[in-house]
């Protein structure tokens, strides 16, 4: 000096499912509470292929729907690039 993999940060891209009903506050938007009906990609849990294994276990886009969502908008796992950091190695 350069650096897989890791983590931050920026930018692109990025589904899906009632503009449901009622009910109060509010001039309005727009909030809050109730009820059904639906969705999985914030998170979260649970079982697996699989992997480690002396113990202890680790694992999802698969389920499940606590939780979070259901015109527009924002936002979401996930991928792409560039940035800083910085193992590994060279």
């Nucleotide at each position: 000096c350069a650096u897989a993999g890791c983590g931050a940060g920026a930018u692109g891209g990025g589904a899906g499912a009632g503009c449901g009903g009622c009910u109060g506050g509010g001039c309005a938007a727009c909030c809050a509470g109730c009820c059904c009906a639906c969705c999985g990609a914030a998170g979260g849990a649970g079982c697996a292929a699989c992997c480690a294994c002396c113990c202890c276990g680790g694992a999802a886009a698969c389920u499940c729907u606590c939780a979070g969502g259901u015109a527009c908008c924002c936002g979401u796992a996930c991928c792409g690039u560039c940035u800083c950091g910085g193992u590994u190695u060279g």